[in-house]
RNA sequence: GCGGGCAUAGCUCAGUGGUAGAGCGUCGGUUUCCCAAACCGAAGGUCGAGAGUUCAAUCCUCUCUGCCCGCUCCA
Numbered sequence: 001g002c003g004g005g006c007a008u009a010g011c012u013c014a015g016u017g018g019u020a021g022a023g024c025g026u027c028g029g030u031u032u033c034c035c036a037a038a039c040c041g042a043a044g045g046u047c048g049a050g051a052g053u054u055c056a057a058u059c060c061u062c063u064c065u066g067c068c069c070g071c072u073c074c075a
Base pairs, nucleotide, nucleotide: 001071002070003069004068005067006066007065010024011023012022013021018055026042027041028040029039030038048064049063050062051061052060
């Protein structure tokens, strides 16, 4: 330099046009002498940034940023 993949909650990941979810974790409650476990509940996201398409974008298009992988010569 070229090509491909990824970016969504504190962490690991779903969601592939119609107002964003799970598991773990955190906090509170029930239970227990206490802790753990179990059960119930809550908080936590302007979906990496910007622009475009659309009535409507996490999702489609373009640019940028970061991370990961492959290629780089001759015929």